[in-house]
């Protein structure tokens, strides 16, 4: 305190995700122990049983049980309230406290804080007074009846501290005179009179407890008002007791609370009304705060007690364990009728993912009632359940290396880690187990004495413990009883084997998985926490992602189309008051707990106690008085006016003008016009297009014309006029702050559409035809209606734009320009006010912006918050209608988006280069062969190589072998090789049988040696072998981009950054090759040069090469002696660098010419930069992994790779007369040759065969070089062209040419007559022609491949165009990079959501009928009477509920139907992105399968 994801990278926006906390928590593995907390969030569902409120005999009559005394007694019992005590009843006092839960309620409900002068208060406290006299009844008892019950009636009798009268009586209560005080009012308060109501209760026998009245306290309560309290405006009006007055009633009290009457009000955008949700505070949980969430446990308040309503009693209730009623459910009935409310603790059912015992005491603290004892007290204290949480404690400590086995990993062997881990040795005993002690919490009340002020106080003796024999102390035993869960790609700490093979699976997020998975599953091993560990849900955080604190709106999401303007917000100088904000000082409150901070109690801790602090709040009150506000009062600079001038396409109305255009009518005229990329439909001889003349109509307004000018925007353009609106420039008389700003409002508002009535020349959606095209509902053409156009009224949108809201201050500069002052002789200077360029600071992500801000502050209003769905649906307001305005959720992705980088790429531009085009020569595609691939066949036709960059390629040579392939035979330590140990044997050569052959079997000869051994067999042991896979695991070699100029690097510099500079610019070159300039200045890889062939020329050597001059020799021939001139073959060297002249140009260079054998790289080779194509080779070799091991290895024999309807490359020969034949004549270079090349010579037509000289090569031989040259023929034809193919018969190689070998000779004599489309090669000794050589090789299918010579050309104007490349530079929605992206319809599978005939529910109101309890009101003939009164009854009125009925609002479902979103590989097309091949794109109207086209009119994105 951040981090992970959008990109090739890179900066910003954004969203989504993670690590931290926190839980009444659940789920899943896992579990030793205590301590202190928690423990039905769901159905306010529905309860079995038990308990949770009694109490008081010191109110009373009494006495049912019990127990005690008497008494009697038939020994069963009976009596006796006499006693101790009491059920049940009368009375009193609690039951309204305590406990529970959160349905209701958005409300004076709660919080805080006032207020009551508008009130009450039992029981408690203080003070003062008093308490006389009497009277009737009634439960209960008992007597009789009713019922099943529950209970209930009638008779008679009785008690009181129940009831009731009368007496006293007040400072009380009311009426009413009078006086004093006080208060904002209302009025409130002492004082003093008069009238008039109205009190009491006794028990005990004791220092004792109650009753009246009245004041006052305490403490509890009601009422009242400020302030604050959640979402919805797709909820915008509400409201009849409704606001308010008067009066009455009612209440403990104010009050429309109710009620008459009267008036018409009240509330509302500062959000009523309605709808939804919800108990509210202290707190709690996160935060750095400030919010955010949240209302479990504990406290305070409020509500409710089966739903609904109602009141009595009472001080206190509309009463959770009381009454009524009415309604739902439930249980008992004997059917007549009745009982019941756990949301008290316990507990059961149900629901749930999910939450305890039908415990134990009142010992403690606390409450009721009692004089007290005391007795009730599911409040409470305790236990029991549950890792639910916190907190603490353990599961041991030290020593111990053969670094054991085992397991994992490596591996040649080792190592290497689990791991000081274990075993072992020694120590310790928290915890456990056992034994033995063993608490505190309990000292009161109460009793007995003193003392008193009678309130209490002091002393004194006893009693009482649920927890519990618990905690706690001691002994004693023995490492003994105790360790898991989860990760281990990166966020995030933790790596490596095996299996798996886009399977099976993981997964918070990004993503892993398709044969080498640190990502699945399992293993070792590590990592992190721990009695727990993890997963999941929810809350805050991080997120400043709703921003007060603390953000945005040019281009990412966001400025309203444009004014006016009401509410409201804000507001100029200066004074005086004021004291509402504001500050500051006191005083009240801000309940306890609980957070924090000291101190202290449990061994500690958690957890309590105790103290403080804080509680940012709210009232009051005193004080300042700068600022804001309010009053007054004064000013002018802010805004206005006023006088003087200037300005413009500013607005409306009328009028008026010329050009074009098309028709119309008349002349000329005579074929064709028109249109296109070419065309065709149109038009034209019935005279068109030209062209003249004349007329007619609608629109528009060329030049002037500008990034120039008015306008608020939208807009606005011939010219005149006539109304109007502004705005500027001067003056400084005037008024004096009148101001800015603007939610709703209202007006304006381009095109296109809409109504109506008119007008219609052009142009033109729609339509119609013609082309284009695979189609073309398009661009292109020809027509063409609505529409453009006028009036009057709708629409209210547009890329309505500067993608930049209006207003005020302030903040460096230059230049243009438009309107005005000043000044100046012009030029010019200066000054306000616009429009525009360009730049500092400063701000921005960055592109940019910058006095016309997007800088710096100020007010105020709009708007935004991931992409989608969707500006859609519902709903409403608007419109005639198109539609417009407002404006969402379900689901779904991990992104969408700006700016700018580097690349690729464009049917984008500039430059340039190349046999790329062009200009030329020759082919190639046709023909038959030849050879290579495809395909198709086969038992097999073995692999491989496939666009350029496979296809006369691997093969520089397949008849066997090669041979990898197929049939068959046959081998398993194996066919080859090497180590090592032992052994046997020479090695070899050779017969003979079986068989196809490998092989198998039987034998013969033969014996080396320096004695170490070679060599061979055979056993043993390490190493078998595989042309079997993956070139997408790989090395090392290759192709191609391309012999194309590039490719990069270090410091520096710029830029938040990727990154750019350097490499760009100007020139120039063949070239990133050089110059020049330049924030770059150096370098490396390329480039060029250094090697090598070759051309002169020098030198030195001269044999097997030559032979000039000398001599010998020969028919002749350097044949020979001899020479090294010359050729000529080898060495070493020189020479060519733009050096030199001229021309240009700053320079490099560049052109010309000299001289040169050669001249601007002289030629030609070798050489190949960074990297690209997952380019190509596991089959040449080398290698990981993987796979077969009596077979995917090895032998060995035949066969096959030579197949053949067909397609294609590459080549060969040819189609002739430049040529074919025969004959003759001439000139090469390179090269090979001893299992070789073979000369001469003989035979043979011929291949060739016999013999066999030279020759290990400048010596001999292959070897004839051909083309040409000369003669002769042939004479234009399928020929004397071609020579395929078939027949015969030979040679030649080799065990062996059937499949399947080259050659000879003889006969045959096929296509074929220069080759559609379309398509290659070369630019000089080169194409084209000609022959030679060689390697491979027994032979050879070679016409191939590599090489060498001879003969030997044409043509290049030139870069428009095709390919290809290099550099620049522009778009860009491309980056596996255009063979890329991508839109929409159809189809098909899921998903969730919109209408919809209707159906089904739900809650709230409205009308009408009805209408229980109960209160209130009237009546009032019944009861019952002594009397005061009671009671029943009847009737209105309220009203819970019930019924009907009409809508409205909400929710679910619906045949069917619309659209949307998701989803490896369907259709159909190609709309965007490059100029996307018709620039896109907004609005609007029309069309159309579908993107979309097309008309307008707008914008540059």
């Nucleotide at each position: 305190a951040g981090a992970g994801u959008u990109u090739g990278a890179u900066c910003c926006u954004g969203g989504c995700u993670c690590a931290g906390g926190a839980c009444g928590a659940a789920c899943g593995c896992u579990a030793g122990c205590g301590g202190c907390a928690g423990g039905c969030c769901u159905a306010a569902u529905a309860c079995a049983u038990g308990c949770a409120a009694g109490u008081c005999g010191a109110g009373g009559g009494g006495c049912a049980g019990c127990a005690c005394a008497g008494a009697c007694u038939u020994c069963g019992g009976u009596c006796u309230g006499g006693u101790g005590g009491c059920g049940a009843c009368c009375g009193g006092c609690a039951a309204a406290c305590g406990g529970g839960u959160g349905c209701g309620u958005a409300a004076c409900g709660c919080g805080u804080a006032u207020g009551c002068a508008a009130c009450c208060u039992g029981c408690c406290c203080a003070u003062c007074a008093c308490a006389g006299a009497g009277g009737g009844a009634u439960a209960g008892c008992u007597c009789g009846g009713g019922g099943a019950a529950a209970c209930c009636c009638g008779g008679a009798u009785u008690a009181a501290u129940a009831c009731c009268u009368c007496a006293u009586g007040g400072u009380g209560u009311g009426u009413u005179u009078c006086c004093g005080u006080c208060g904002c009012a209302u009025g409130g308060u002492g004082g003093a009179g008069a009238c008039a109501c109205u009190a009491a209760a006794g028990c005990u026998u004791u220092u004792g407890c109650g009753g009246u009245g009245a004041u006052g306290g305490a403490g509890g309560g009601g009422c009242a008002u400020g302030c604050g309290u959640c979402c919805u405006a797709u909820u915008a009006g509400u409201u009849u007791g409704u606001u308010g007055g008067u009066g009455a009633g009612g209440u403990a009290a104010c009050g429309g609370c109710u009620c008459a009457c009267c008036a018409a009000g009240a509330c509302g955008a500062c959000g009523a009304u309605g709808g939804g949700u919800a108990g509210g505070g202290g707190g709690u949980u996160u935060g750095a705060g400030a919010g955010g969430a949240u209302g479990a446990u504990c406290c305070c308040c409020c509500a409710c007690a089966c739903u609904g309503g109602u009141a009595c009693u009472g001080a206190g209730a509309u009463a959770c364990g009381g009454a009524c009623c009415a309604g739902a459910c439930u249980c008992c009935u004997a059917c007549g009728g009745g009982a019941g409310g756990c949301a008290g603790c316990a507990g059961u059912a149900g629901g749930g993912a999910a939450u305890a015992u039908u415990g134990g005491g009142c010992a403690a603290u606390g409450g009721g009632c009692g004089c007290a004892a005391g007795c009730c007290u599911g409040a409470c204290c305790c236990a029991g359940c549950c890792a639910u949480g916190c907190c603490g404690c353990g599961u041991g400590c030290a020593a111990g290396a053969u670094g054991a086995a085992g397991g994992c990993g490596u591996g040649a062997a080792c190592c290497g880690u689990c791991g000081u881990a274990a075993a072992u040795u020694g120590c310790u005993u928290u915890u456990g187990c056992a034994a033995g002690g063993g608490a505190a919490g309990a000292a009161a009340a109460g009793g007995c004495c003193a003392c008193u002020g009678c309130g209490g106080u002091g002393g004194u003796a006893a009693c009482u413990g649920a927890c519990g024999g618990u905690a706690c102390c001691u002994u004693g035993c023995g490492a003994a009883u105790a360790a898991g869960c989860a990760c281990c790609g990166g966020c995030u700490a933790a790596c490596u084997c095996c299996g798996u093979g886009c399977c099976a699976g993981c997964a918070g997020c990004c993503g892993c998985g398709g044969u080498a998975a640190u990502a699945c599953g399992g293993a070792g091993g590590g990592u992190g926490c721990a009695a727990g560990c993890g997963u999941u849900g929810u809350c805050c955080g991080g997120a400043u992602u709703u921003a007060u604190u603390g953000g945005g709106u040019u281009u990412a999401a966001a400025g309203g189309g444009u004014g006016c303007g009401u509410a409201g917000g804000c507001g100029g100088u200066a004074u005086a008051u004021u004291a509402a904000g504001u500050c500051g000082g006191u005083g009240g409150u801000g309940a306890a707990a609980g957070u924090c901070u000291g101190c202290a109690g449990c061994u500690u801790a958690a957890c309590u106690g105790u103290a403080g602090a804080a509680u940012u709040g709210c009232c009051a009150u005193c004080g300042a008085u700068a600022c804001u506000g309010g009053u007054g009062u004064a000013c002018u600079u802010g805004a206005g006016u006023g006088c003087a001038g200037u300005u413009g396409a500013g607005g409306c109305a009328g009028g008026u003008g010329g050009a074009a255009u098309u028709c119309a009518u008349g002349g000329u005229g005579g074929a064709g016009c028109g249109g296109u990329g070419a065309a065709a439909u149109g038009c034209a001889u019935a005279g068109a297009u030209a062209u003249c003349a004349u007329g007619a109509a609608g629109a528009a307004c060329a030049c002037c014309g500008a990034g120039a000018g008015c306008g608020u925007a939208g807009g606005c353009a011939g010219c005149c006029u006539g109304c109007u609106g502004g705005a500027c420039u001067g003056u400084c008389a005037c008024u004096g702050a009148c101001g800015c700003u603007g939610a709703g409002g209202c007006a304006c508002g381009a095109a296109a559409g809409c109504g109506u009535g008119g007008g219609g020349a052009g142009c033109g959606a729609a339509c119609a035809g013609g082309u284009u095209u695979a189609g073309a509902u398009a661009c292109c053409c020809u027509g063409g209606u609505a529409g453009u156009c006028c009036a009057c009224g709708c629409c209210g949108u547009a890329a309505a734009c500067g993608a930049u809201g209006a207003u005020c201050a302030c903040u460096c500069g230059c230049c243009a320009u438009c309107g005005g002052g000043u000044u100046g002789u012009u030029a010019g200077a200066u000054u306000c006010g616009g429009u525009g360029g360009c730049u500092a600071a400063g701000c921005g992500c960055a592109a940019g912006c910058a006095u016309u801000a997007a800088g710096u502050g100020a007010u105020c209003c709009a708007c935004c918050u991931g992409g989608g769905g969707a500006g859609u649906a519902c709903g409403u307001u608007c419109g005639c209608a198109a539609g417009a305005a407002u404006g969402a959720a379900a689901c779904u992705c991990a992104a969408a988006g700006g700016a700018a980088u580097u690349g690729a790429c464009g049917g984008g531009g500039g430059u340039c280069c190349g046999c790329a085009c062009a200009a030329g020569c020759g082919g190639u595609g046709g023909a038959g062969c030849a050879u290579g691939u495809g395909g198709u066949u086969u038992a097999a036709u073995u692999c491989g190589a496939u666009g350029a960059u496979a296809c006369g390629c691997g093969a520089g040579g397949a008849a066997c072998c090669u041979u990898a392939c197929c049939u068959g035979g046959g081998c398993u330590c194996g066919a080859a090789u090497g180590g090592u140990g032992c052994u046997g044997g020479g090695a070899u050569g050779u017969u003979c049988c079986a068989g196809a052959a490998a092989u198998g079997g039987a034998g013969c000869a033969g014996u080396c040696u320096u004695c170490g051994g070679a060599c061979u067999g055979g056993c043993a042991u390490c190493a078998a072998g595989g042309u079997g896979u993956u070139g997408c695991a790989u090395g090392g070699c290759u192709g191609u981009c391309g012999u194309c100029a590039g490719c990069u690097c270090g410091u520096g510099c710029c830029g938040u950054g990727a990154g750019g500079u350097g490499u760009u610019a100007g020139g120039u070159u063949a070239a990133g090759u050089c110059c020049u300039g330049a924030a770059a200045c150096g370098a490396a890889c390329g480039c060029a040069a250094c090697c090598c062939c070759u051309a002169c020329c020098c030198u030195c050597a001269g044999u097997u090469g030559c032979c000039a001059g000398c001599g010998c020799g020969u028919a002749a021939u350097g044949g020979c002696g001899g020479g090294u001139a010359c050729u000529u073959u080898g060495u070493g060297g020189g020479a060519a660098c733009u050096g030199c002249u001229u021309g240009u140009g700053u320079a490099a260079g560049c052109a010309a010419g000299a001289g040169g054998a050669a001249g601007g790289u002289g030629g030609g080779g070798a050489u190949g930069a960074c990297g690209u194509c997952a380019a190509g080779u596991c089959a040449g070799c080398a290698u990981g992994g993987c796979c077969c091991u009596u077979a995917c290895g090895c032998c060995c024999a035949g066969g096959g790779c030579u197949a053949c309807a067909c397609a294609c490359g590459u080549g060969c020969u040819a189609c002739a007369a430049u040529g074919g034949u025969u004959a003759g004549u001439a000139c090469a270079g390179a090269g090979g040759g001893u299992u070789g090349c073979g000369a001469c010579c003989u035979g043979g037509u011929a291949a060739c065969a016999g013999u066999g000289a030279g020759c290990u090569a400048a010596u001999c031989c292959c070897a004839a070089a051909a083309a040409a040259c000369u003669a002769a023929u042939c004479u234009c034809a399928g020929u004397u062209c071609g020579g395929a193919u078939u027949g015969a018969g030979g040679u030649c190689u080799g065990a062996a040419a059937c499949u399947c070998g080259a050659c000879c000779u003889c006969a045959u004599g096929a296509a074929g007559u220069u080759g559609g489309a379309a398509u290659c090669g070369c630019u000089a000794g080169u194409a084209a022609u000609c022959g030679c050589a060689u390697a491979u090789c027994a032979g050879c299918a070679a016409u191939g491949a590599u090489g060498c010579g001879g003969u030997g050309a044409a043509u290049a104007c030139g870069u428009u165009c095709u390919c290809g490349g290099a550099c620049c530079u522009u778009g860009u929605a491309c980056a596996c990079a255009c063979c890329g992206c991508c839109c929409g319809u159809c189809a098909a599978g899921c998903c969730a959501u919109g209408g919809a005939a209707g159906u089904u529910g739900g809650g709230a109101g409205g009308a009408c009928c009805u209408g229980a309890a109960g209160g209130c009101a009237g009546u009032a003939a019944c009861c019952a009477a002594u009397u005061g009164a009671g009671g029943a009854g009847c009737u209105g009125c309220u009203u819970a509920g019930g019924g009907u009925u009409a809508g409205a609002c909400c929710a679910g479902u619906g045949a069917c139907u619309g659209g949307g979103g998701c989803u490896a590989a369907g259709u159909c097309g190609u709309a965007a992105c490059a100029a996307g091949g018709u620039a896109g794109c907004c609005g609007u109207a029309c069309c159309g399968g579908a993107a979309g086209g097309u008309g307008u009119g707008g914008c540059u994105g």